[in-house]
RNA sequence: AACUUAUGCUUCUAGGGUUCCGGUUUGCCGCCAAUGGGCGGCUAAGUGUCUGGUCCGAGAGAGGCAGGUUGGUAAUCCACAGGCGGUUGCCAGCUACACGGAGGGAUAAAAGCCCGGGAGAU
Numbered sequence: 001a002a003c004u005u006a007u008g009c010u011u012c013u014a015g016g017g018u019u020c021c022g023g024u025u026u027g028c029c030g031c032c033a034a035u036g037g038g039c040g041g042c043u044a045a046g047u048g049u050c051u052g053g054u055c056c057g058a059g060a061g062a063g064g065c066a067g068g069u070u071g072g073u074a075a076u077c078c079a080c081a082g083g084c085g086g087u088u089g090c091c092a093g094c095u096a097c098a099c100g101g102a103g104g105g106a107u108a109a110a111a112g113c114c115c116g117g118g119a120g121a122u
Stems, first nucleotide, its partner, number of pairs: 007066006015056002020053002022050001023047004027042006067095011097117001099120001103115003
């Protein structure tokens, strides 16, 4: 200096908003009550500064399964002018490190989602 690899899927959480459900406020209608409320309904309007259910959700969060890789081991195959060889199974280990805007994008909407292990910083 160059090349290759540092993985995939899935569950959950931090977090997120408001399409749907629910809550709640107002309005309208009906019933009960009778001077000031209650209950129910509505294909009505708002509200996420509504705890929630559905939903989204981490490169730098937590698990699981797989994959990869190192060592050992069993079987098998090729070669044997003799591989530190290939394949399959089993056992054990490893799968590192990681500060990070602004801005933009999708979805109903937003976000540690995506742009992005980006720009930068060291």

Predicted 3D model of a 122-nucleotide RNA (Guanidine-I riboswitch aptamer) from filamentous cyanobacterium CCP3.
The coordinates come from a structure-prediction model, not an experiment, and the mean pLDDT is 83.
Rfam family: Guanidine-I riboswitch aptamer. Rfam's curators write: This family represents a conserved RNA structure found upstream of the ykkC and yxkD genes in Bacillus subtilis and related genes in other bacteria. The function of this family is unclear although it has been suggested that it may function to switch on efflux pumps and detoxification systems in response to harmful environmental molecules.